[in-house]
RNA sequence: GAUAACCGCUCCCGUUUCAAUGCACGGGGGAGGAACUUCCGGACUCCGCACGGCAAUGCGCCACCCGAAAGGGUGGGCGGAUAGGAUUUGCGCCUGUCCGACGGAAAGUGCCGCAGAAAACAAACCGCCCGCAAGGGUAAGGGUGAAAAGGUGCGGUAAGAGCGCACCGCGCGUUUGGUAACAAACGCGGCAAGGUAAACCCCGCAUGGAGCAAGGCCAAGCCGGUUCACACGCUGCCCGCGUUCGUAACCAAGUAGGCCGCUUAGAGUAAUGGUUAUCCGGCCCGCAAGGGCUGACAGAAUCUGG
Numbered sequence: 001g002a003u004a005a006c007c008g009c010u011c012c013c014g015u016u017u018c019a020a021u022g023c024a025c026g027g028g029g030g031a032g033g034a035a036c037u038u039c040c041g042g043a044c045u046c047c048g049c050a051c052g053g054c055a056a057u058g059c060g061c062c063a064c065c066c067g068a069a070a071g072g073g074u075g076g077g078c079g080g081a082u083a084g085g086a087u088u089u090g091c092g093c094c095u096g097u098c099c100g101a102c103g104g105a106a107a108g109u110g111c112c113g114c115a116g117a118a119a120a121c122a123a124a125c126c127g128c129c130c131g132c133a134a135g136g137g138u139a140a141g142g143g144u145g146a147a148a149a150g151g152u153g154c155g156g157u158a159a160g161a162g163c164g165c166a167c168c169g170c171g172c173g174u175u176u177g178g179u180a181a182c183a184a185a186c187g188c189g190g191c192a193a194g195g196u197a198a199a200c201c202c203c204g205c206a207u208g209g210a211g212c213a214a215g216g217c218c219a220a221g222c223c224g225g226u227u228c229a230c231a232c233g234c235u236g237c238c239c240g241c242g243u244u245c246g247u248a249a250c251c252a253a254g255u256a257g258g259c260c261g262c263u264u265a266g267a268g269u270a271a272u273g274g275u276u277a278u279c280c281g282g283c284c285c286g287c288a289a290g291g292g293c294u295g296a297c298a299g300a301a302u303c304u305g306g
Base pairs, nucleotide, nucleotide: 001279002278003277004276005275006274007273009030010029011028012027013026014025015024032297039306040305041304042303043302044211045210046209047208056207057206058205059204060203061076062075063074064073065072066071077102078100079099080098081097082096083095084094085093103202104201108200109199110196111195112194125142126141127138128137129136130135150168151167152166153165154164155163169191170189171188172187173186174185175184176183177182215260216259217258218257224251225250226249227248228246231243232242233241234240280295281294282293283292284291285290
């Protein structure tokens, strides 16, 4: 843990009773896949509301499917990591697996520890070049770092550098393919100046708030209002007005309290437990027969999808 018996607990129905409650008796219901978390969505309820604007919050590749939504599934695109393969100087290419909150960093602002010369309107530590030196030039090479102004080659130069050129990469445009994300080809531009948007921000889309202690109904007493009766005053009388009191009637609001909301578990401090027996699983002891210990996580509170 499972089953059975017995004893309890809680709720409901019946009998008993004039009626209600309690007791008693009889009958019946009584935790989970998650009732956990309270994270997302919805139903339901109240409040608010201008079909507008601002703010705030959330979300963010594409197509299709399931679904009320949230969410999920399948396929694809792009990026990253990794393994294998072909090829290669290299970048890159193909295939498989895994991961991705996957709009924008060529609008603006902020931040970037340590290391490093420098973390960006760039910068000269070593090195290289010029120079007697002072100093200047140089981002090619070294070194630091997660990240240093694209890569390879040729030219060029004092040495260098997209400085020039070819190819690759990047951006823009056109065309083509694709439902689309996107990709390819061609042309143009030497090339925008690193990273970070689960930093502010920009773009697009969506969203009112609070929640069952929501909220609704009944409603003692007290307080309040109206009427009525009595008494007193203005006033000797009638009417009227005012005041006090109440043994009166009615009304409104609404507290305590009750009911509903609320459920084939349905409480309102909240039940769902205990004992015994027999099995089942696990652990330990024992040669064995057997013996001992033990029972995952947890547990309803308006309902419901994840």
Molecule: Bacterial RNase P class A
Organism: bovine gut metagenome